[in-house]
The part of an RNA shown here (large-subunit ribosomal RNA, domain VI) has 259 nucleotides and comes from a Pseudomonadota bacterium.
Context: one part of a larger RNA
């Protein structure tokens, strides 16, 4: 821009895409078969590998504005003791919430139908027999083909359908997001839990400081499951989403009025 008024929501599916894998074990059964050695079809069950999709409940990794320990150094504080801050790759080390992730978890390839290939048939002449048949006719038969299952899909220009609306709807602006380079997408904007703050909870670290006590001391004990705490959950209008601006349709038919 089109889809022939303008919109919102939900859809149909022409057409297209992805996927399509391969083992092991058990039962049938040591059966059929076979002199024996050996050893099935069919059917059912169980379990894997690689691959793919999704997810973070479990396990694990990361987690540079979480917690703790600790070395050197420069400082702060009441000089020191004690306590604390910066820097040294996040100084180093031990853990670790959310998120992200795999080594984790869940699921998938199916079931079924149709037409077939090689191949196996039935009936059957040409050719009194025989013959599955580039004779008429008629069946079976693959991981392959077409469906089915999953995903996209009306620019499918033959541009589809349904419901609703008619200043409807949209944009700007603002608070944000498991969305994201920008854009787009999604949520919210006081008729409000959108973000921050605050409160509680979950969870992490692991027992703060100060004080008291024990010990010659290093250190330990009590107060104390302490103190501190990011992204998580719930609640709560305290703060900020104020106020507002802009864009935005009329073809056909019908009706009314005027000439």
């Nucleotide at each position: 821009c089109g889809u022939u008024a303008g919109a919102u929501a939900c859809u149909u599916g022409a057409g297209g895409g992805g996927a399509g894998u391969c083992g092991g074990c058990c039962a049938c059964a040591g059966u059929a078969c076979g002199a024996g050695a050996g050893g099935a079809c069919c059917u059912g069950g169980c379990u894997g590998a690689a691959c793919g999709a999704g997810u973070c409940c479990c396990u694990g990794g990361u987690g540079u504005g979480c917690c703790a320990g600790u070395u050197g150094u420069u400082c702060c504080c009441a000089u020191c003791u004690a306590g604390g801050a910066g820097c040294a790759g996040u100084g180093c080390u031990g853990g670790g919430u959310a998120g992200c992730c795999a080594c984790a978890c869940u699921c998938g390839g199916a079931c079924g139908g149709g037409a077939u290939a090689a191949c196996c048939g039935c009936u059957g002449a040409a050719a009194g027999c025989a013959u599955c048949u580039c004779a008429a006719g008629u069946g079976g038969g693959a991981a392959g083909c077409c469906c089915a299952a999953c995903c996209c899909a009306a620019g499918a220009u033959a541009a589809g359908g349904u419901a609703u609306c008619u200043a409807a709807g949209g944009u700007c602006c603002g608070a944000g997001g498991a969305a994201g380079a920008u854009u787009a997408c999604c949520u919210c904007g006081u008729u409000g839990a959108u973000a921050g703050g605050c409160a509680g909870c979950u969870g992490g670290u692991g027992g703060a400081a100060g004080u008291g006590g024990a010990g010659u001391a290093a250190u330990c004990c009590a107060u104390u499951a302490a103190g501190c705490c990011a992204a998580g959950c719930u609640g709560u209008a305290c703060u900020a989403a104020u106020a507002g601006a802009c864009c935005a349709a009329a073809a056909a038919u019908g009706a009314g009025c005027a000439g």
Rfam family: Bacterial large subunit ribosomal RNA. The coordinates come from a structure-prediction model, not an experiment, and the mean pLDDT is 86. NCBI's taxonomy places the organism under Bacteria, Pseudomonadati, Pseudomonadota.